[in-house]
This is a predicted structure of a 329-nucleotide part of an RNA (large-subunit ribosomal RNA, domain IV) from Candidatus Endolissoclinum faulkneri L2. Its mean pLDDT, the model's own confidence on a scale to 100, is 87. A source record names the gene rrlA.
Context: one part of a larger RNA
RNA sequence: CUAUGUUGAAGGAACUCGGCAAAAUGCCCUCGUAACUUAGGGAUAAGGGGGACCUUUUAUUGGGCAACCAGUGGAGGGUGGCACAGACUAGGGGGUAGCGACUGUUUACUAAAAACACAGGACUCUGCUAAGUCUUCCAGACGAAGUAUAGGGUCUAACGCCUGCCCGGUGCCGGAAGGUUAAGAGGAGAGGUGCAAGCUUUGAAUUGAAGCCCCGGUAAACGGCGGCCGUAACUAUAACGGUCCUAAGGUAGCGAAAUUCCUUGUCGGGUAAGUUCCGACCUGCACGAAUGGCGUAACGACUUCCCCGCUGUCUCCAACAUAGACUCA
Numbered sequence: 001c002u003a004u005g006u007u008g009a010a011g012g013a014a015c016u017c018g019g020c021a022a023a024a025u026g027c028c029c030u031c032g033u034a035a036c037u038u039a040g041g042g043a044u045a046a047g048g049g050g051g052a053c054c055u056u057u058u059a060u061u062g063g064g065c066a067a068c069c070a071g072u073g074g075a076g077g078g079u080g081g082c083a084c085a086g087a088c089u090a091g092g093g094g095g096u097a098g099c100g101a102c103u104g105u106u107u108a109c110u111a112a113a114a115a116c117a118c119a120g121g122a123c124u125c126u127g128c129u130a131a132g133u134c135u136u137c138c139a140g141a142c143g144a145a146g147u148a149u150a151g152g153g154u155c156u157a158a159c160g161c162c163u164g165c166c167c168g169g170u171g172c173c174g175g176a177a178g179g180u181u182a183a184g185a186g187g188a189g190a191g192g193u194g195c196a197a198g199c200u201u202u203g204a205a206u207u208g209a210a211g212c213c214c215c216g217g218u219a220a221a222c223g224g225c226g227g228c229c230g231u232a233a234c235u236a237u238a239a240c241g242g243u244c245c246u247a248a249g250g251u252a253g254c255g256a257a258a259u260u261c262c263u264u265g266u267c268g269g270g271u272a273a274g275u276u277c278c279g280a281c282c283u284g285c286a287c288g289a290a291u292g293g294c295g296u297a298a299c300g301a302c303u304u305c306c307c308c309g310c311u312g313u314c315u316c317c318a319a320c321a322u323a324g325a326c327u328c329a
Stems, first nucleotide, its partner, number of pairs: 001324008010315002014313001019310001027051005036041001038158001052079012080084001092308004097303002099300002104116002120156007132142003159295004164225003169222002171218005178213003184207002189202005226244005253287001254284001265281005
């Protein structure tokens, strides 16, 4: 000096990206326990007190015919220690916010999460030799020894309140009047050859399916959801008006947000001092409604901020133990 432990004056997070690590809490009995809440929880909430041993008395349980034996308490008195759940074992707690409802699942060997799943919700396909899947088209199998309260696919994600407008584009579904349209059907004609019969080449009109064009529907299908100008008796702002464009111009709710560039926005709170945090504002560069919107008790080895306790994280390091390193043998 390193590793692993133990202890530490005064202070107590000043350390640091961050209380990382360590310390602290820890058991049983008893008292007591808030907001909020889906009334179950939250809750071991928080917070307070007691605990060894000896002895007196008393209650009681089991066994025994009984004497008695074994055990569990209550009340009183006393003894010892620094310390009585004496070692070991053995939750730190509280508050705010985000995300995800939850228990679960995951990158075997750098990621455990806000990702995946989930119950619930919705759309859609499928009438049974089902749809769908595997398979060389056949045969066969799964689906299923099931039958639309079933099975497949897609999206969303408990619960509560809700889920606005747009079908112009793309997709899907339906329609069949018309247009277009392949092979096929058709065969007016034309050409070659031949004396001719014929053989042969080409071929107009007409006819001819799905599809596409066309017509309609459909957004919990893929998706989309404007601009400029003016206007109120201070100023500012614009309920109001004009105009252009669109398929329709973003509704409710939320909003500097896991989304805000400018930005450490502005105001308020917390601190002596706060780019983070919480509450507001709305000027949303570039939120927004099952690519779900906004809330939400409980839950979380998730993320953020604050407080109490606690401490060698630090001010600022020191000592000791063990094992190395190092020196000598």